[in-house]
RNA sequence: GGGGGAGUAGCCCAACGGCAGAGGCAGUGGACUUAAAAUCCACCAAGUGAGGGUUCGAAUCCCUCCUCCCCUA
Numbered sequence: 001g002g003g004g005g006a007g008u009a010g011c012c013c014a015a016c017g018g019c020a021g022a023g024g025c026a027g028u029g030g031a032c033u034u035a036a037a038a039u040c041c042a043c044c045a046a047g048u049g050a051g052g053g054u055u056c057g058a059a060u061c062c063c064u065c066c067u068c069c070c071c072u073a
Base pairs, nucleotide, nucleotide: 001072002071003070004069005068006067007066010025011024012023018056027043028042029041030040031039049065050064051063052062053061
């Protein structure tokens, strides 16, 4: 240089172009307990790597760029 893949919460990981985004771990509060652990209940936390485009509507499709990984030369 060429080809391919990935980027969504503190972490992991979903989401057919259609409810402004599911779930788990972590965290906070409570129940339970002599006290903890475990368990249960509630809450918290992202608008999706950046910018633009298409569309009534974009995490999703298109373009450019950034970062990381793999293959190749």
Overview:
Transfer RNA from a Coriobacteriia bacterium, 73 nucleotides, folded computationally. Its mean pLDDT, the model's own confidence on a scale to 100, is 81. Taxonomically the source falls in Coriobacteriia (Bacteria, Bacillati, Actinomycetota). Rfam family: tRNA. It is annotated as a transfer RNA. About the family: Transfer RNA (tRNA) molecules are approximately 80 nucleotides in length.